[in-house]
RNA sequence: UAUCUAUAGUUGCCAUUACGGUAACAGGAGAUUAAUGCGAGUUGAGUAAAGCGUGAGAAUACACGAGCGGCGGACGGCUGAGUAACACGUAGGAACGUACCCCAAAGUGAGGGAUAAGCACCAGAAAUGGUGUCUAAUACCGCAUGUGCUCUAAGGAGUAAAGCUUCGGCGCUUUGGGAACGGCCUGCGCAUGAUUAGCUUGUUGGUGAGGUAAUAGCUCACCAAGGCUUCGAUCAUUAGCUGGUCUGAGAGGAUGACCAGCCAGACUGGGACUGAGAACGGCCCAGACUCCUACGGGAGGCAGCAGUAGGGAAUUUUCCACAAUGGGGGCAACCCUGAUGGAGCAACGCCGCGUGCAGGAUGAAGGCCCUAGGGUCGUAAACUGCUUUUAUCUGUGAAGAUUAUGACGGUAGCAGAUGAAUAAGGAUCGGCUAACUCCGUGCCAGCAGCCGCGGUCAUACGGAGGAUCCAAGCGUUAUCCGGAAUUACUGGGCGUAAAGAGUUGCGUAGGCGGUUAAGUAAGUUGGUAGUGAAAGCGUGGGGCUCAACCUCAUAUCCAUUACCAAAACUGCUUUGACUAGAGAAUGAGAGAGGUCGCUGGAAUUCCCUGUGUAGGAGUGAAAUCCGUAGAUAUAGGGAGGAACACCGAUGGCGUAGGCAGGCGAUUGGCUCAUUUCUGACGCUAAGGCACGAAAGCGUGGGGAGCGACCGGGAUUAGAUACCCCGUUAGUCCACGCCGUAAACGAUGGAUGCUAGCUGUUACCCGUAUCGACCCGGGUAGUAGCGAAGCUAACGCGUUAAGCAUCCCGCCUGUGGAGUACGAGCGCAAGCUUAAAACAUAAAGGAAUUGACGGGGACCCGCACAAGCGGUGGAGUGUGUUCUUUAAUUCGAUGGUAAGCGAAGAACCUUACCCAGGUUUGACAUCCUUGGAAUUUUUGCGAAAGCAGAGAGUGCUUUAUUGAGCCAAGUGACAGGUGUUGCACGGCUGUCGUCAGCUCGUGUCGUGAGAUGUUGGGUUAAGUCCCGCAACGAGCGCAACCCUCGGGAUCUGUUGUAUCACUCAGAUCCGACUGCCGAGAGAAACUCGGAGGAAGGUGGGGAUGACGUCAAGUCAGCGUGGCCUUUAUGUCUGGGGCUACACGCACGCUACAAUCGCCGGUCACAACGGGUUGCGACUGCGCAAGCAGAAGCUAAUCCCCUAAAACCGGCGUCAGUUCAGAUCGAAGGCUGCAACUCGCCUUCGUGAAGUCGGAGUUGCUAGUAACCGCAGGUCAGCACACUGCGGUGAAUAUGUUCCCGGGCCUUGUACACACCGCCCGUCACGUCAUGGGAGUUAGUAACGCCCGAAGCCGGUGGGCCAACCGCAAGGAGGCAGCCGUCGAAGGUGGGA
Repeated sequence: UAUCUAUAGUUGCCAUUACGGUAACAGGAGAUUAAUGCGAGUUGAGUAAAGCGUGAGAAUACACGAGCGGCGGACGGCUGAGUAACACGUAGGAACGUACCCCAAAGUGAGGGAUAAGCACCAGAAAUGGUGUCUAAUACCGCAUGUGCUCUAAGGAGUAAAGCUUCGGCGCUUUGGGAACGGCCUGCGCAUGAUUAGCUUGUUGGUGAGGUAAUAGCUCACCAAGGCUUCGAUCAUUAGCUGGUCUGAGAGGAUGACCAGCCAGACUGGGACUGAGAACGGCCCAGACUCCUACGGGAGGCAGCAGUAGGGAAUUUUCCACAAUGGGGGCAACCCUGAUGGAGCAACGCCGCGUGCAGGAUGAAGGCCCUAGGGUCGUAAACUGCUUUUAUCUGUGAAGAUUAUGACGGUAGCAGAUGAAUAAGGAUCGGCUAACUCCGUGCCAGCAGCCGCGGUCAUACGGAGGAUCCAAGCGUUAUCCGGAAUUACUGGGCGUAAAGAGUUGCGUAGGCGGUUAAGUAAGUUGGUAGUGAAAGCGUGGGGCUCAACCUCAUAUCCAUUACCAAAACUGCUUUGACUAGAGAAUGAGAGAGGUCGCUGGAAUUCCCUGUGUAGGAGUGAAAUCCGUAGAUAUAGGGAGGAACACCGAUGGCGUAGGCAGGCGAUUGGCUCAUUUCUGACGCUAAGGCACGAAAGCGUGGGGAGCGACCGGGAUUAGAUACCCCGUUAGUCCACGCCGUAAACGAUGGAUGCUAGCUGUUACCCGUAUCGACCCGGGUAGUAGCGAAGCUAACGCGUUAAGCAUCCCGCCUGUGGAGUACGAGCGCAAGCUUAAAACAUAAAGGAAUUGACGGGGACCCGCACAAGCGGUGGAGUGUGUUCUUUAAUUCGAUGGUAAGCGAAGAACCUUACCCAGGUUUGACAUCCUUGGAAUUUUUGCGAAAGCAGAGAGUGCUUUAUUGAGCCAAGUGACAGGUGUUGCACGGCUGUCGUCAGCUCGUGUCGUGAGAUGUUGGGUUAAGUCCCGCAACGAGCGCAACCCUCGGGAUCUGUUGUAUCACUCAGAUCCGACUGCCGAGAGAAACUCGGAGGAAGGUGGGGAUGACGUCAAGUCAGCGUGGCCUUUAUGUCUGGGGCUACACGCACGCUACAAUCGCCGGUCACAACGGGUUGCGACUGCGCAAGCAGAAGCUAAUCCCCUAAAACCGGCGUCAGUUCAGAUCGAAGGCUGCAACUCGCCUUCGUGAAGUCGGAGUUGCUAGUAACCGCAGGUCAGCACACUGCGGUGAAUAUGUUCCCGGGCCUUGUACACACCGCCCGUCACGUCAUGGGAGUUAGUAACGCCCGAAGCCGGUGGGCCAACCGCAAGGAGGCAGCCGUCGAAGGUGGGA
């Protein structure tokens, strides 16, 4: 939604309706199965069972349909396992086949015997099979004919057919031709590996036979011994090939999805049958697997379409239709078609479209940022107006089809309606690379393509805001090409970056090759013709609204074939000729060229003899060692081996390795000269052959010296080394191996060309000479510079690393590795050839600037040396580490911290600790209210403070108030010696008062950079002079400034009794290498001298370049970020910073007689300070000091007697008449306060210490040393600090060494820069690889065994319808059996 129901309701009826039932549709839930369906049929005759419809029945017609026959199942569809091959691509070839189709010619006559289905039985679980009996054909078999065709001995022999009909036609047989398709053969093209170098016996060819549609060893018999291969055979690995596709400017490189052509495969292996043609959905056999079974036996093959499972990072619907295109069958109707046409799923790809358009500034709210003003998201939104592609709904509705037929599809399209309605994400934002801020995090979490980011301000991590790029997509991953000239044909290299084989010495193949003539036409060039499928790509049109897509036309690619033509160049011709290349001849010449033999002297060692005596030898120094058994030394004699002084030389010879006393024999090569001969005979050279230092090996000799190993002695932490004493192999000879070196010029060979200069070797010529020299020239070598050019640079440069040609070898990031495995060689050692896995962002070359060097040259500095005095030992002061503590606040830490911040911690300071308070605050600004300010006083308290009680009413004013001050309140805020000096400013230390550090322009270099600034001199100095591709300039040096030293003038208080002097102040003068001499030949300059107070910057100070040390300081100050806010702020009392095992740094006082003490002269200064001050004088006190008090705001008064010194006395070498620590007692001063914790005085006490180890420090003249004085800080406290004067030395011949610094140069693997870099073992773990007793799996061959199916051959005793024969039988055939071949299987030894 429809329908049924009426026994029910509505008072009854009508109309109508509920409960309920059924059906369709839609939705939902549950159960079951692991499989399944389809992809190849059709047609003729004959004709069953079962079924359906009609009919009374029979008959007929339709549909379905097994079997018999025809055609088709050899197409279409799928896949890429195999295949390195005539498989593919391309171009050709000759000895073939073809059903259906087309053309032509000829024919289609007359017969025969069976059989399936069917019927009736039988066997079996099934699959299936058997027996009997019936029947048809375009099924099968003879006969006839022979246009033709085949064979032939050329006579002859053999050989065909099928009918049906609706009368239109469709078929059948033979032959020839065509079209199209297929089979076969060939040229060329088409992977990798030589750590695969030899392969092959039907193999290569011939003859004959067989066989095929056809050629052919395709097969067989016989004969011959061939065939392939370094232009890569064989073997192994990998792979379907092509048109094309991707990329690239191209050449190339990679690739072979879709579409198209070819090939191959159909579970794996083998085989035939049928057929025109052969097997995905046919057959037989073997094997593996799955399924059924009654256990006897059977069935199967999705790499067809869907679909399932499994595997996997991952890949779709068990859809619709034959409407179109095509295919099969059929006369046709028609049937079949998972081919095909469509739909479905997936952003998988390509293309197109949309998610709105216009207006809209209070630039809203909100977010984010902020320099607090603002900026940005942003006309974006809201809001107003408009549109409707898309969406939804409704209506209409195609083309695709010539008559009919439309799956897609009620689809595309069209019309109408609704309404901004239904529709935006992803990645990125440090550089490459377009796009930036905040917060969080704090080498964590994390990011990352490469470089790299993150350790407290991250544009790089995570989030947010914003921005950028793409967009229905965006990113990531994987792969290919490109960039990459990084395998280089186009288009690279090899001296040092990777790379020239040890020698090219000989030489094969190969490659390349002088002049000329003729021929040829292979290369080359041109023309014509054929092929080069279609699709694709390019160009121009056309059709879907555009595009993707489709379509038409056309050009091209890749090449190749045939023919014709040309003859310059290359090639070719047993062609001819030439002489410039090459070689020969003749005549000279040099030489450590090779091999063999003979021979010489010096030296070492050893032996013998003599002389002679205690050492010798060796080293940095020693020792081992030799020597009184007579060494070393010296003299004579002898033995033996090896090497050859002088000549001797960037000289000679040789292919390289290499070659050196002299003589001889033999032998190779080279150079020069004359221009005689040959006539391209040449160059290079893969493989091959030969040679090849030293060491090493084998056999046999030899062995003086030297000398691996080894022994001993030293050195050393050790010393398996360097040094020393010995010494074996070896070094030497003969023969045989080895075959490598920084075998180097790190430079292959040959030829030609391209400036020169200089030396040297060999020869020749000219000139000259008597001659050799000299001088000039030539050829061939060998060296040094250098033009052009080349080179990354260094450098090379007629002996090229220049410009060219030819040939060979070699290289392709570093490590792994010249290693492993394999192979070859070797007696061995080992050599040659030669990877990969893995790891890694560099390794490497040349040059540059620095830094460094136990590299070099030069120079400077109290750097050393020469001196003087200290320190390190003692006591003590101060600082510091460590430790302790409630706290011992913090900072400074090699030089460049440690008497430093601190020019002065009892409270304060003070930042630390304990305790008690306080919270808009101790301090600043703003607001409100009140009050003058101020001051007296009480209680509690340690104080801060808390709680009170009084006194007091000011100044100003337009008379409202205002200013200042006080109190209370509120919140903005104050506050922080909290953190970061590695976020900073400022300031400072140090190298270092060292002489350096730079710039502009120019020039040189590809560049970094260089030059200038280096060089020759000189200076304290990058100071100055000269030279110079540099010329100038800046910051530094010096000078200008202050002070001390001489003089002049002026002034003169408080100085001077007075003039003068002195003193003080101001202004000037004076010193400039100015003068003389020398070095010296120029300048700068240096040395000496004169004069002068002062002489060569006169002494001292201030003054500190570019920079270095992330040096120091957030606690002096300022300041970014972070942290804190009833506390990390602030106030107060007390404590601490003053602790004390030890260590360190800097001082003081000493250890005594150059001294101590006492007395005397009561000797002689300078710088300074003073009113909250300095304080005279006087008095008191032993003294510290006290009392009173003048003067002074200072050249006026005071601090203020300086001390050492000098004179006299005592002490006479001792722990003292030295030294003064420590402790006791008594006092004084400052101060609220002196206990922790001040200074001073007096008396007493009287420690260590008798000149200080290794080491270390200061100082060059008014300096060191010694002596005191003043000041700042400060209530008080000074052995410290800053100044001041007094007394007042010694030494410097010099630059070898230590330290630091400067300039030049050199090496460098360093650049955080030598406190650098870096090597190896060992320990533990991880990864990859080799070896490994072995073990397991696989691959391809080979030998032998077994041998299925099947073809072929043989046999065929069994069986048989067609023909012959009257028959018997014959012809012919079949089963069966045997044999060759033969897959799988078994076995064996190898790869």
A computed fold for a 1391-nucleotide RNA from an uncultured bacterium, annotated as small-subunit ribosomal RNA. Rfam family: Bacterial small subunit ribosomal RNA. Gene Ontology terms of the family: ribosome and structural constituent of ribosome. The prediction has a mean pLDDT of 81. The RNAcentral record of the sequence draws on ENA and SILVA.